The RNA shown here (transfer RNA) has 74 nucleotides and comes from a Candidatus Izemoplasmatales bacterium. Its Rfam family is "tRNA". It is annotated as a transfer RNA. Lineage of the source: Bacteria > Bacillati > Mycoplasmatota > Mollicutes > Candidatus Izemoplasmatales.

[in-house]
RNA sequence: GGGCUUGUAGCUCAGAUGGUUAGAGCAGGGCGCUCAUAACGCCAAGGUCGCAGGUUCGAUUCCUGUCAGGCCCA
Numbered sequence: 001g002g003g004c005u006u007g008u009a010g011c012u013c014a015g016a017u018g019g020u021u022a023g024a025g026c027a028g029g030g031c032g033c034u035c036a037u038a039a040c041g042c043c044a045a046g047g048u049c050g051c052a053g054g055u056u057c058g059a060u061u062c063c064u065g066u067c068a069g070g071c072c073c074a
Base pairs, nucleotide, nucleotide: 001073002072003071004070005069006068007067010026011025012024013023019057029043030042031041032040050066051065052064053063054062
């Protein structure tokens, strides 16, 4: 330098051929239970979907560029 791939909540990851609310588990917070702690149960919160553009009535999803990680080739 070229190619492929990944990037979504604090962490690990889902997310259909573009469509009405962006989710799960864990962690953290509150409550319940207990003499108490853990475990367990319930509740709420937590996101500019890496970034910038484009297409579209509508983009996490499609296109372009770019940044970062991984793999391969040179």